[in-house]
RNA sequence: GCGGGAGUAGCUUAGUUGGCAAAGCAUCUGCCUUCCAAGCAGAGGAUCGCGAGUUCGAAUCUCGUCUCCCGCUCCA
Numbered sequence: 001g002c003g004g005g006a007g008u009a010g011c012u013u014a015g016u017u018g019g020c021a022a023a024g025c026a027u028c029u030g031c032c033u034u035c036c037a038a039g040c041a042g043a044g045g046a047u048c049g050c051g052a053g054u055u056c057g058a059a060u061c062u063c064g065u066c067u068c069c070c071g072c073u074c075c076a
Stems, first nucleotide, its partner, number of pairs: 001072007010025004019056001027043005049065005
């Protein structure tokens, strides 16, 4: 340099023929308990790596760019 894959909540992931962004764990509140844990009920938390484009509408399509992983090639 070329090709492929990944980046979504604090963490681990789901969500692809474009149509209200989900789950588990964690956190907080309540119930339960003498207390804690466990269990049960509820709540908060994301401008979907970043920037732009297409579209009525983008996590999803297009372009650029950053980080990480894998492969290939060249040079010293």